The part of an RNA shown here (small-subunit ribosomal RNA, 3' major domain) has 472 nucleotides and comes from a metagenome. RNAcentral holds the full RNA, with entries from SILVA. Model confidence (mean pLDDT): 85 of 100. Its Rfam family is "Bacterial small subunit ribosomal RNA". Its family is annotated with structural constituent of ribosome and ribosome in the Gene Ontology.
Context: one part of a larger RNA
């Protein structure tokens, strides 16, 4: 100087408390451990691994296993020889591949011969190739402490020195934020602001949007809205407290008030944190194989254990009928309307739309009426049987969905444990990426819309000062 203390003082944070809803019990989904397996590819492992890499494992992906094949190779550059490229059909084979065969001669230069470019085949060798190892050799990127308020430097001063001072102290703040004081005076990286979005208004611009006009054509741009610019909030004003300060408390005006709400933004560093399987890369290793191709299988196994979710256990509910109101997105070998068929998944159909125009697209909870009457039920839907639909060469291993039947566990969950402070939690649906198909996951969007916070004694994490130390 740090680190640590079941030392002290002060202060924060959904840290506790006060509340609301969950998890832990059930069934299923998904990830992981374990076990199994020819293989169940690899990585991630307290917080900070476990709906994680994976924003889509039937084939492909795919790295794994089995079998069958190739060896200058699936890919790059260089050399030689031949042929344009390309293409039709047949045979063997699981296919890769092998054998035979039909058609076919292009482009540039040149008068032609020929040469060249691209592509294909064969040959020899330099080489290719490796998702093989090492994240404890690395770059890059990321997680975490933590959006915590800290981390440092120059000069000066003090100290033999390590170092201190500044950065401590008194106030204050979300903040090393600001003020005052002070042997310090300044400065840098962080904080804040500048950026995006949302809440108000104005101006400009009105088509596909809107409608105070119209039956329409049309008219208009007031309103809604769209999207560009600007205004607006700064403790600016008033009162009080305070040290005449910084600031705090209350008030006015205002759409908004003290950082208005949200996002992006992550200091010096820590964890030899994670990643050699995104990529790049040193070293090591393989080179008729640890490289490459193909078919099939596996990654989907299942006594069990854990994490994260979905659906429930019902009446604030289930079912039936009627009837409203969004936002944000997506759409060309795409979104697909009307209409017809089907109980339905869906099929037919073909209008419109390169989309403020058309479509996806009926939002759902809510509201109104009816029924059920506390029951393993008109709750719950697992499981299984049958019949189908769709995508796709192909749904056996191993897809999603529909109809009929079947109707399991489950009556609110032990110890323990998680999230959340406001348009939040809870609850309700909608969209998108990935994608042929497949979403209870993820990322967004809006609808309805709470309760509680006395307080900081305690648990956890953090900041600052101080103290002890046989620790570095």
């Nucleotide at each position: 100087u740090g680190a640590c203390g079941g030392g002290g003082a002060c202060c924060c944070g959904c840290a506790c408390a006060a509340g609301c809803g969950g998890u832990g019990g059930a069934u299923g989904a998904u990830g992981u451990g374990g076990u199994u397996u020819a293989a169940u590819u690899c990585g991630a492992u307290g917080c900070a691994a476990c709906g994680c890499g994976a924003a889509a494992a039937a084939c492909c992906u795919u790295a794994c296993c089995u079998a069958c094949c190739c060896u200058u190779g699936a890919c790059a550059u260089g050399c030689c020889a031949g042929g344009a490229a390309c293409u039709u059909g047949c045979c063997a084979g699981a296919g890769a591949u092998g054998g035979c065969u039909c058609g076919g001669u292009g482009c540039u230069c040149g008068a032609a011969a020929g040469a060249g470019a691209a592509c294909c085949u064969g040959g020899a060798c330099a080489c290719a190739g490796g998702u093989g190892c090492u994240g404890c050799a690395u770059g890059g990127c990321c997680g975490u402490c933590g959006u915590c308020a800290g981390c440092u430097c120059g000069u000066g001063u003090c100290g033999u020195g390590a170092g201190a001072u500044g950065u401590u102290g008194g106030g204050u703040u979300a903040a090393g934020u600001c003020c005052c004081g002070c042997g310090a005076c300044g400065a840098g990286c962080g904080c804040a602001a500048c950026c995006c979005u949302u809440a108000u208004c104005a101006u400009u611009a009105g088509u596909u949007g809107c409608u105070a006009c119209g039956c329409a054509a049309g008219g208009g741009c007031a309103c809604u809205c769209u999207a560009a610019u600007g205004a607006g909030a700064c403790u600016g004003c008033c009162g009080g407290u305070g040290a005449c300060a910084a600031a705090c408390c209350g008030g006015a005006g205002g759409a908004a008030g003290g950082u208005g709400g949200g996002g992006a933004u992550g200091a010096c560093g820590u964890c030899a944190g994670g990643u050699c399987a995104u990529c790049a890369u040193g070293g090591c290793c393989c080179u008729u194989a640890u490289g490459g191709g193909u078919a099939g299988g596996g990654c989907u196994a299942c006594a069990c254990a854990c994490g994260u979710c979905a659906u429930a256990c019902a009446a604030u509910g289930g079912c039936c009928g009627g009837u409203a109101c969004a936002g944000a997105g997506g759409g060309c070998u795409g979104c697909c309307a009307a209409c017809c068929c089907g109980c339905g998944a869906g099929g037919g159909g073909g209008a419109g739309c390169u989309a403020a125009u058309c479509c996806c697209a009926g939002a759902a909870a809510a509201c109104c009426g009816g029924u059920c009457g506390u029951a393993g039920u008109c709750c719950g839907g697992a499981u299984c049987g049958c019949a189908g639909u769709c995508u796709g060469c192909a749904a056996c291993u191993c897809g999603a969905c529909u109809g009929c039947g079947u109707g399991a566990a489950g009556u609110c969950g032990g110890a323990a444990u998680c999230g959340c402070u406001a348009g939040u939690a809870a609850u309700c649906g909608c969209g998108g990426a990935u994608c042929a198909g497949c979403a209870c996951g993820c990322c967004g969007c809006g609808g309805u819309g709470a309760a509680u916070a006395c307080g900081u004694u305690c648990c956890c994490g953090g900041g600052c000062c101080u103290u002890g130390u046989a620790c570095a």